Predicted 3D model of a 557-nucleotide part of an RNA (large-subunit ribosomal RNA, domain I) from a Pseudomonadota bacterium. The organism belongs to Pseudomonadota, within Bacteria. Model confidence (mean pLDDT): 81 of 100.

[in-house]
Context: one part of a larger RNA
RNA sequence: GCUAAUGGUGGAUGCCUCAGACACCUGAAGGCGAUGAAGGACGCGCCUAGGUGGCGAAACGUCAGGGGGAGGUACCUAGGAACCGUUGAUCCCUGAAUUUCCGAAUGGGGAAACCCGAUUGCGGAGAACCGCAAUCAUUCACCUUUAAAUAAUAAAGGUGAAGGCGAACCCGGGGAAGUGAAACAUCUUAGUACCCGGAGGAAAAGAUACCAAUAGGUAUUCCCUUAGUAGCGGCGAGCGAAGGGGGAGGAGCCUAAACCCUACUUUAGACUGAUAAAAGUAGGGGGUUGUAGGAAAAACCCAAAAGCAAAAUUGAAAUUUUAGUCGAAGGUUUUGGAAUAAACCACCAUAGAGGGUGAAAGUCCCGUAGACGGAAAAAUUUCAAUUUUGCGGGUUUUCUCCUGAGUACCCCGAUGGCAGAGAGCAUUGGGGGAAGCUAGCGGAAUUACCCGCUAAGGCUAAAUACUUCAGGUGUUCGAUAGUGAACAAGUACCGUGAGGGAAAGGUGAAAAGCAGGUCGGUGAGACCGGUGAAAUAGAACCUGAAACCAUUAGCCA
Numbered sequence: 001g002c003u004a005a006u007g008g009u010g011g012a013u014g015c016c017u018c019a020g021a022c023a024c025c026u027g028a029a030g031g032c033g034a035u036g037a038a039g040g041a042c043g044c045g046c047c048u049a050g051g052u053g054g055c056g057a058a059a060c061g062u063c064a065g066g067g068g069g070a071g072g073u074a075c076c077u078a079g080g081a082a083c084c085g086u087u088g089a090u091c092c093c094u095g096a097a098u099u100u101c102c103g104a105a106u107g108g109g110g111a112a113a114c115c116c117g118a119u120u121g122c123g124g125a126g127a128a129c130c131g132c133a134a135u136c137a138u139u140c141a142c143c144u145u146u147a148a149a150u151a152a153u154a155a156a157g158g159u160g161a162a163g164g165c166g167a168a169c170c171c172g173g174g175g176a177a178g179u180g181a182a183a184c185a186u187c188u189u190a191g192u193a194c195c196c197g198g199a200g201g202a203a204a205a206g207a208u209a210c211c212a213a214u215a216g217g218u219a220u221u222c223c224c225u226u227a228g229u230a231g232c233g234g235c236g237a238g239c240g241a242a243g244g245g246g247g248a249g250g251a252g253c254c255u256a257a258a259c260c261c262u263a264c265u266u267u268a269g270a271c272u273g274a275u276a277a278a279a280g281u282a283g284g285g286g287g288u289u290g291u292a293g294g295a296a297a298a299a300c301c302c303a304a305a306a307g308c309a310a311a312a313u314u315g316a317a318a319u320u321u322u323a324g325u326c327g328a329a330g331g332u333u334u335u336g337g338a339a340u341a342a343a344c345c346a347c348c349a350u351a352g353a354g355g356g357u358g359a360a361a362g363u364c365c366c367g368u369a370g371a372c373g374g375a376a377a378a379a380u381u382u383c384a385a386u387u388u389u390g391c392g393g394g395u396u397u398u399c400u401c402c403u404g405a406g407u408a409c410c411c412c413g414a415u416g417g418c419a420g421a422g423a424g425c426a427u428u429g430g431g432g433g434a435a436g437c438u439a440g441c442g443g444a445a446u447u448a449c450c451c452g453c454u455a456a457g458g459c460u461a462a463a464u465a466c467u468u469c470a471g472g473u474g475u476u477c478g479a480u481a482g483u484g485a486a487c488a489a490g491u492a493c494c495g496u497g498a499g500g501g502a503a504a505g506g507u508g509a510a511a512a513g514c515a516g517g518u519c520g521g522u523g524a525g526a527c528c529g530g531u532g533a534a535a536u537a538g539a540a541c542c543u544g545a546a547a548c549c550a551u552u553a554g555c556c557a
Stems, first nucleotide, its partner, number of pairs: 001555008014542001015506002020477002022474006029467002031165002039102003042056003046080002050076003053060001062096006071084003107116003117136008138162010169200001170198005180187001184234001210217002221248005231239002252459003255404001259285009290437001292403004296398007307391016324372003330345005346363002348352001354366003409432008439454005493500002513541001516528004
């Protein structure tokens, strides 16, 4: 050095996973907070030092109601002591009480969990000291008072609201770069990431100044398609619709103005008028559209006060949720440490889903199919009652009046969306600036014809998006995987900090976790012995690969 065997080391592989993840689905909830949140600090136990969970000086708990039925005083974590419990404990659910200090933190301050007050009341023999209880922040809105002639304003007081947090989803205001273009500047990444503001259970959008094209459709939203099409583009890289078609869902409304009524305010000079008129403000009626509609005036017809719709409150019922309850049917023999195995003979089945039990169980246990339950709290639906609110319809005529203005539109500049100058459309900074129905806007420069629609006020459910939570399911993963985290995991550790961020599962059916003896340092570690089916299952514990290290034997030199 090689080969073989036996060991050590090491922790791969296999198997496993009530307890861990991941994905989807269903359901519920979609908020919490000055009645002090989220999140924390410090405490609370008979023996309790630490961690996890629970709780708050009323502190491992208090009270009431309901469930449940034999043990219990949480877990890591065993033990002791003292107690509680069939007069129903522990435990589970509902409601109530208590709830230190910090934190929006809000009496003032502050280096969070600390320091220092004021006013009123109370206690300690008490004006001073100590303690207890309540109140005392700011901003905004409304109201009152004071000052002044009024207004603006200021101060004081009262009432109410807000502030902060929260996983994603939504709307708005701002808004990158790495990248791609094989470099790079227009372009792309991308209106993404990120920052700020705001809201809701959804948000946003929404009842055509829309599309279309000689036919027509008819709010908005979402999905499939149209279509990687029409197009845009250093016509590069790339970007990329809409009409239409098929579905989900389906719901429409209220104002401004004309005109009328009421209340109040103002009206200098001349004439008439002063119980008026005009103008203005406020309230009520009226009215709401494109086939134009409405007002006013005039002339007519129908109907007439009950009904319909919506909202709120109250009551009742049902369902669901937050504890639960009942729930069929198997024995013997053999092997074995153990029967769920094998053999034989049975049974149940609206239950042969699944899990556990010393191996593989429909009939052992938990369950499963099916059936049932509510004192309390909550939600949804339906019904009833009450209250409030809303609602008459139509025709004809026309000198007249109204139909949302610094708006539409034009010029210069910019932005948006599929689009980067053919650039309309929408929005807008600057400069101009209309009409008023014989009107206005649009139909991709522009003009004509034709067609569609009625801007400059507002509201609106559903279909859609998301998931902190519970349950279910799985051709998902099985401890270098799957969440970073199956374990004291956002822990240990690192960093001044923002922040970064692990490793680490498995004895056995049951601790039966090795009594006693021997060697040894009153060791470590072994041996005998005992337990166990097994100890080469002995806690550094299932299996136990390889590298690596030994021992023994053989061979080669």